[in-house]
């Protein structure tokens, strides 16, 4: 330098072949339970879906460029 894959909550990930409030597990906070922890149950907070543009009535989803990580080629 060329090509491919990935980027969604603190972590690990799902998701939507464009549409009504974006989810799970773990973690975190509170409450219940206990003599007290752990475990368990209930509730809650936490996301401008990597960035910027384009297409569209409408983009986390499609297109382009860039950024970061991994892999292959040179």
């Nucleotide at each position: 330098g060329g090509g491919g894959c990935u980027g969604u909550a603190g972590c690990u990930c799902a998701g939507u072949c464009g549409g009504u409030u974006a989810g799970a597990g773990c973690g975190c906070a509170g409450c219940a339970c206990u003599g007290a922890u752990a475990a368990u149950g209930c509730u809650g907070a936490g996301g401008u879906c990597g960035a910027c543009a384009g297409u569209u009535c409408g983009a986390u989803u499609c297109u382009g460029u860039c950024c970061a990580g991994c892999c292959c080629c040179a």
Molecule: transfer RNA
Organism: Acidimicrobiales bacterium